[in-house]
């Protein structure tokens, strides 16, 4: 100097004008007004996983269905995080994956002869026939085919070689064979199994034995193991106009011969008043102090934990957190200048998105910029 890998952070600033929501204080003609203060994110998103919280259901067992799946640790829990193991990829930093395919069923495009107890297209080998040459014979231009070579057709053998494919039924060597083949043997790889050693464990290392080889996909059904009630803040709770309903009283009507008082009955209708339960509109709570943020120390490889200090940090309900202008940043392209550090002018860009009960994760989107650690290559000292 170039090319990369991993982790983390930021993601506009200042001023002016207009405007919005919560809380506090003051004023008020009760409509609001003024002042102060606070007011989106790293993903507030997708609503995928897990919880807190709320209501409903709940003897026990099974089926169905769903989720998860190496080991140890962390964590409230988890399809999360950390460390490790194994396998795969990369020269490397590093990245990706994770029960079972010698229980069963199923699937595999294209190419290819053949794709699942595989398969003869070329090649190789054996054999039968034909043709030609060699060769042999003689009556010299014809005949013969035991043998050799080449071509061609049929029957068979062969999985060593070629070729196709993502994948072709272990690799190398020797023996063996007509040619070949774990057909046999040695070594290696892999599988199963026994013992020993290391590790908490996944697993690793060593020695021996066995039969010679077992393909891939479970994000296809399935098998094994573990776990799993349902609905969700429009959950749910409290207060409660008006109307309707119920109870009582008064007015009203009737009885006690008439009238007044008193008392009993009826309330069917109408009016007024009081009370009651459920509950609509509406209001309030849930609902903003929490598995909380920041800093320091200690323990731990780490995730994380413990202790101390410090801070209070949105809360709407047609739903606030915004809009415009100016200047400055930052980035990109071009132009000109350059002392090669950079500067001038012009043009363009300045994202993704946006709370609605809360929290922990994962995933996805994102103009552009910064920091730290590490790897490989080249050159020079």
């Nucleotide at each position: 100097g170039g090319a990369g890998c991993c982790g983390c952070c930021c993601g506009g600033g200042u001023g002016g004008c207009c405007g919005c929501g919560g809380c506090c204080c003051g004023g008020u003609u009760c409509g609001c007004c003024g002042g102060g203060u606070c007011g989106a994110g790293g993903a507030a998103a997708g609503u995928c996983g897990g919880g807190c919280c709320u209501c409903c259901a709940c003897a026990g067992g099974g089926c169905a269905g769903g989720a998860c799946g190496c080991u140890g640790g962390g964590g409230a829990a988890a399809u999360c995080c950390c460390a490790g193991g194994c396998g795969g990829g990369g020269c490397g930093a590093c990245c990706c994956g994770c029960g079972g395919a010698a229980a069963g069923c199923g699937c595999a495009a294209c190419a290819g002869a053949g794709a699942g107890c595989a398969g003869a297209c070329c090649g190789c080998c054996u054999u039968c026939g034909c043709c030609g040459a060699g060769c042999g014979g003689c009556u010299c231009g014809c005949c013969g085919u035991u043998c050799u070579c080449g071509g061609u057709g049929g029957a068979g053998g062969u999985a060593a070689g070629g070729g196709u494919g993502a994948a072709a039924c272990g690799g190398u060597g020797a023996g063996g064979u007509a040619a070949g083949a774990g057909c046999u043997c040695a070594c290696c790889a892999g599988c199963g199994u026994g013992c020993c050693g290391g590790g908490c464990g996944a697993c690793c290392g060593g020695c021996g034995c066995g039969g010679c080889u077992a393909g891939g996909c479970a994000u296809g059904c399935c098998c094994c193991g573990u776990c799993c009630g349902g609905a969700g803040c429009a959950a749910g709770g409290c207060c409660a106009a008006g109307c309707a309903g119920g109870a009582g009283g008064c007015a009203u009507g009737g009885g006690c011969g008439g009238c007044c008082c008193g008392u009993c009955c009826a309330c069917u209708u109408u009016g007024c008043c009081u009370c009651c339960g459920g509950g609509u509109a509406g209001g309030c709570c849930g609902c903003a102090c929490g598995a909380g943020g920041c800093g320091a120390g200690c323990g731990g490889c780490a995730a994380c934990g413990c202790u101390c200090g410090u801070c209070c940090c949105a809360g709407a309900u047609g739903g606030a957190u915004g809009g415009c202008c100016a200047c400055c940043g930052c980035c990109c392209g071009g132009u000109c200048c350059u002392u090669c550090g950079g500067g001038u002018c012009c043009g363009g860009g300045u994202a993704c998105a946006g709370a609605a009960g809360c929290c922990c994760g994962c995933u996805u989107a994102c103009a552009g910029g910064g920091c730290g650690g590490c790897u490989c290559c080249c050159a020079c000292g």